[in-house]
RNA sequence: CAGCGAGAAGAGCAAACCUGUCGCAAGGCAGGGGCGCAAAGCCAUGGGACCCACGUGGUCAGCCAGGCUGCCGAA
Numbered sequence: 001c002a003g004c005g006a007g008a009a010g011a012g013c014a015a016a017c018c019u020g021u022c023g024c025a026a027g028g029c030a031g032g033g034g035c036g037c038a039a040a041g042c043c044a045u046g047g048g049a050c051c052c053a054c055g056u057g058g059u060c061a062g063c064c065a066g067g068c069u070g071c072c073g074a075a
Base pairs, nucleotide, nucleotide: 004073005072012037013036017032018031019030020029021028022027035062041068042067043066045065046064047063048060049059050058051057
């Protein structure tokens, strides 16, 4: 450096559900919560799923692939 990922350490994120709020909706955001996660950090590029006011529209990165970035170090 690349690969790999431990009943390792320290940190981090946060599903369902509940409350508030925004949105027609899918869903977003904030708080609680904690199922899980070594990229569950970021990006709608390809596929996929979903919504619609059916458009030159939108949502999902915790569905898969891809791109960029990143903590730790046993075998």

The prediction has a mean pLDDT of 90. This is a predicted structure of a 75-nucleotide RNA (c-di-GMP-I riboswitch aptamer) from Actinotalea subterranea. It matches the Rfam family "c-di-GMP-I riboswitch aptamer". Rfam links the family to the GO term cyclic-di-GMP binding. The source organism's lineage runs through Bacteria, Bacillati, Micrococcales, Cellulomonadaceae and Actinotalea.